The RNA shown here (Lysine riboswitch aptamer) has 169 nucleotides and comes from a bovine gut metagenome. Model confidence (mean pLDDT): 83 of 100. Of the family's consensus pairs, 100% are formed in the model.
RNA sequence: UGAUGGUAGAGGCGCGAGGUUCAUCAGUAAGCUGUCUAAUGUCUUAGAACAAGUGCGGACAGCGGAAAGGGGACAUCGCCGAAGGUUUGCGGAUGUCUAAGCUCCGUGCUCCUGGGCAUACGGUCAAGAGCCGUAUGACUGUCAUCGAAAGAUGGAGUGCUACUUGUUG
Numbered sequence: 001u002g003a004u005g006g007u008a009g010a011g012g013c014g015c016g017a018g019g020u021u022c023a024u025c026a027g028u029a030a031g032c033u034g035u036c037u038a039a040u041g042u043c044u045u046a047g048a049a050c051a052a053g054u055g056c057g058g059a060c061a062g063c064g065g066a067a068a069g070g071g072g073a074c075a076u077c078g079c080c081g082a083a084g085g086u087u088u089g090c091g092g093a094u095g096u097c098u099a100a101g102c103u104c105c106g107u108g109c110u111c112c113u114g115g116g117c118a119u120a121c122g123g124u125c126a127a128g129a130g131c132c133g134u135a136u137g138a139c140u141g142u143c144a145u146c147g148a149a150a151g152a153u154g155g156a157g158u159g160c161u162a163c164u165u166g167u168u169g
Base pairs, nucleotide, nucleotide: 005164006163007162008161009160012080014079015078016077017076019074020073021072022071031063032062033061034060035059036058037057040051041050042049043101044100045099046098047097048096083113084112085111088108089107090106091105092104093103095102114140115139117137118136119135120134121133122132123131124130142155143154144153145152146151
């Protein structure tokens, strides 16, 4: 002087998981009945199979009446790239079957984001909730530079701080 490795920590409406419970979903969907209509229906495409003028499907009315996902609260657990998203690979689930797609779950790869909040736009969703993305804004933590100070500017978490290890000359 301090490479490299290891251990432990900090940011705060901090992050996530499952559990219990409450509302919402919704007087919605399934199912049944009636009237009208009339040829297709089973997520999409291709094929098959089944159902269908003894009425597919649709509209209206009546009876009937959920659930999942998402959300709030409570306590617990795991944590501080916590976690979230993107690209793509693999495996699985799902719908009558096969193949592909759509959707969902898990797990690798690539890249982006320090964090929470507010607003706008877009996506998702039953949804004015929530979540996700982008942009803007102040706030906040951290380091660097400038400054007497107050502060200002800038960077990014493969960062920062503490201890330890001990690199190079």